The part of an RNA shown here (small-subunit ribosomal RNA, central domain) has 339 nucleotides and comes from Trachelomonas sp. Nogok101407B. NCBI's taxonomy places the organism under Eukaryota, Discoba, Spirocuta, Euglenales, Trachelomonas.
[in-house]
Context: one part of a larger RNA
RNA sequence: UUGGGCGUAAAGAGUGCGUAGGUCGUCAUGUGUGUUUGAUAUUAAAUUUUAGAGCUUAACUUUGAACUUGUAUUAGAAACUAUAUGACUUGAGUUCAAUAGAGGUAAAGGGAAUUUUCAGUGUAGCGGUGAAAUGCGUAGAUAUUGGAAAGAACACCGGUGGCGAAGGCGCUUUACUAGGUUGAUACUGACAUUGAGGCACGAAAGCUAAGGAAAUCAAAAGGAUUAGAUACCCUCGUAGUCUUAGCUGUAAACGAUGGAUACUAAAUGGCGUUUUGCGCUGUUAAAGUUAACACGUUAAGUAUCCCGCCUGGGGAGUACGCUUGCAAAAGUGAAACUC
Numbered sequence: 001u002u003g004g005g006c007g008u009a010a011a012g013a014g015u016g017c018g019u020a021g022g023u024c025g026u027c028a029u030g031u032g033u034g035u036u037u038g039a040u041a042u043u044a045a046a047u048u049u050u051a052g053a054g055c056u057u058a059a060c061u062u063u064g065a066a067c068u069u070g071u072a073u074u075a076g077a078a079a080c081u082a083u084a085u086g087a088c089u090u091g092a093g094u095u096c097a098a099u100a101g102a103g104g105u106a107a108a109g110g111g112a113a114u115u116u117u118c119a120g121u122g123u124a125g126c127g128g129u130g131a132a133a134u135g136c137g138u139a140g141a142u143a144u145u146g147g148a149a150a151g152a153a154c155a156c157c158g159g160u161g162g163c164g165a166a167g168g169c170g171c172u173u174u175a176c177u178a179g180g181u182u183g184a185u186a187c188u189g190a191c192a193u194u195g196a197g198g199c200a201c202g203a204a205a206g207c208u209a210a211g212g213a214a215a216u217c218a219a220a221a222g223g224a225u226u227a228g229a230u231a232c233c234c235u236c237g238u239a240g241u242c243u244u245a246g247c248u249g250u251a252a253a254c255g256a257u258g259g260a261u262a263c264u265a266a267a268u269g270g271c272g273u274u275u276u277g278c279g280c281u282g283u284u285a286a287a288g289u290u291a292a293c294a295c296g297u298u299a300a301g302u303a304u305c306c307c308g309c310c311u312g313g314g315g316a317g318u319a320c321g322c323u324u325g326c327a328a329a330a331g332u333g334a335a336a337c338u339c
Base pairs, nucleotide, nucleotide: 004310005309006308007293008292012307014201015200016199017198021194022193023192025088026087027086028085029084030083031082034080035077036076037075038074039073040072041071042070048066049065050064051063052062053061054060091191092188093187094186095184096183097182098181099180103177104176105175106174107173108172109171110154114150115149116148117147118146119145120144121143125136126135162169163168206247207246208245209244210243211242215241216240221235222234223233258306259305260304261303262302263301266284267283268282269281270280271279272278273277288295289294312339313338314337321332322331323330324329
């Protein structure tokens, strides 16, 4: 290895692009790499198997035959595989015409609310809670009317609605830009798929520098609660949250379900195209699968190809080493011992 698995038991890389490699449509012709048939040579003897023979038998000895995966040479076969040449259009891509969308980047604009501030009215409370207190207020608060400034977020529409590879994306307009879907069938003619390394993207928090700072708020402080209360509740409140330029590279980065292709009952919603349909997204459910739960054309069914990963619990995602990082840390990743 023959011969196991990965939704929840250990196990799908956070996601994409893509190098090497693996795998790969249809037809014809050639070659004969793998493949396959025959012949020849070799594959020591002993051993083993088998038919006999010899010691009274057996063990033992001995004769003949068989066996010896294989290797080489040679003569063929040509379905598959490989390769060469030529052709094809269904896979894939390009073109044209439509079309939906919070896809991305940048700029400009908008209203509600909040806070602060200025001016007016006005007087003793406001705020907060289970109840209070800290806090604010006669130096005029809270409330209310008008003006101004600032920052952040965009109510309703809003929807198991949409878009994106994932992370994610929601006020309006404009500019630039990426992908999808449908139709036409005009073109190329297998250009495909997966992908070790590699490269790119990657929530929040965190870090560096320069800004910004309305609200909220780790830390810190105070008031309560309590036996205590380093909490839950309340009052304040710094970093952070915001912008720009870099770094970090992790999440229950989840559908806890890798990607691609083909096939296998029905029924019923939504979205896009406008149709016998096609694409996307939901709910039931046949066959089948599953330990069960459940999955079920968006498979966890039936198959093929490629990659990643798992192998008892703890020790441990630790130690050591190496790589990356400003750091925090990240990646890789054991053993002793123990049950």
The RNAcentral record of the full RNA draws on ENA and SILVA.